[in-house]
RNA sequence: AUCAGAAAAAGGCUAACCUAUUGAAAAAUAGGGUCGCAAAGUUACAGACCUAAGGUUUAACACUAUGGUGGCUGGACUACCGGA
Numbered sequence: 001a002u003c004a005g006a007a008a009a010a011g012g013c014u015a016a017c018c019u020a021u022u023g024a025a026a027a028a029u030a031g032g033g034u035c036g037c038a039a040a041g042u043u044a045c046a047g048a049c050c051u052a053a054g055g056u057u058u059a060a061c062a063c064u065a066u067g068g069u070g071g072c073u074g075g076a077c078u079a080c081c082g083g084a
Stems, first nucleotide, its partner, number of pairs: 002084002005081001012037002017032006035071001041077003045074003048069003054064003
């Protein structure tokens, strides 16, 4: 440096849920919490999914991202430990 993640060791993050705040919502942030995670670190480029304020449309329905999800997947970047 590359490849994968056996036994370990030091650690790390924190789902659901609760409280407060922001938001039209999806959801996010902080504190608590600890289902799990070898990248569950960062990133919205691609796919997928969620929401629909505004816009369009209808008798009603519905459609739509400029909003969001990285713990949906892929890609990109960075990284501990030991092993080959």